[in-house]
RNA sequence: CUCUUAUCAAGAGAGGCGGAGGGACUGGCCCAAUGAAGCCCAGCAACCGGUGUUGUGUAACACGAGGUGCUAAUUCCAGCAGCAUAAUAUGCUGAUAGAUGAGAA
Numbered sequence: 001c002u003c004u005u006a007u008c009a010a011g012a013g014a015g016g017c018g019g020a021g022g023g024a025c026u027g028g029c030c031c032a033a034u035g036a037a038g039c040c041c042a043g044c045a046a047c048c049g050g051u052g053u054u055g056u057g058u059a060a061c062a063c064g065a066g067g068u069g070c071u072a073a074u075u076c077c078a079g080c081a082g083c084a085u086a087a088u089a090u091g092c093u094g095a096u097a098g099a100u101g102a103g104a105a
Base pairs, nucleotide, nucleotide: 002104003103004102005101006100007099008098013041015040016039017038021031022030023029025079026078027077028076042071043070044069047067048066050063051062052061053060054059075097080094081093082092083091084090085089
């Protein structure tokens, strides 16, 4: 980097270092010196793994010291197609794209 599969409406810091950018891409719209990115610590969650309980159809539930992940806004909104309404607008549905986990070549 490619493929398969599951999830994406919940949750989580007025901490330290750091210094200007960040929210994938494009268009919007936002966040940021009342301090961005990044690093550390802290926390959330429970995908993998682990432990325990129940049960047997290798399943459900609980815990959370391991491996990831995550901690503004629904994956911030839309990007293609369809449907509804009188609409170049609004809403809904499904794709696409993206993110994360697990597995495979």

SAM riboswitch aptamer (S box leader) from Proteiniborus ethanoligenes, 105 nucleotides, folded computationally. The sequence is in RNAcentral, with records from Rfam. It matches the Rfam family "SAM riboswitch aptamer (S box leader)". Gene Ontology term of the family: regulation of gene expression.